[in-house]
RNA sequence: UCGGGGAUAGUUCAACGGUAGAACUCUGGGUUCUGGCCCCAGCGAUCUAGGUUCGAAUCCUAGUCCCCGAU
Numbered sequence: 001u002c003g004g005g006g007a008u009a010g011u012u013c014a015a016c017g018g019u020a021g022a023a024c025u026c027u028g029g030g031u032u033c034u035g036g037c038c039c040c041a042g043c044g045a046u047c048u049a050g051g052u053u054c055g056a057a058u059c060c061u062a063g064u065c066c067c068c069g070a071u
Stems, first nucleotide, its partner, number of pairs: 001070007010024004018054001026042005047063005
């Protein structure tokens, strides 16, 4: 320099253009003599800026960062 892939809760991952979910974590409650396990409930996220669209995590453009390959 060129090509490809990726960025979503604190973490690991999902998500036909139509309500952003799960697990673990965390908080509260139940259970227990206490703690843990277990059960119930809750908090919490789309990398940035534009564009297309009735509607964008998803499509398009530009940028930032990370990974892989080629030279």
The RNA shown here (transfer RNA) has 71 nucleotides and comes from a Pseudomonadota bacterium. Its mean pLDDT, the model's own confidence on a scale to 100, is 82. The sequence is in RNAcentral, with records from ENA. Taxonomically the source falls in Pseudomonadota (Bacteria, Pseudomonadati). Its Rfam family is "tRNA". About the family: Transfer RNA (tRNA) molecules are approximately 80 nucleotides in length. By type it is a transfer RNA.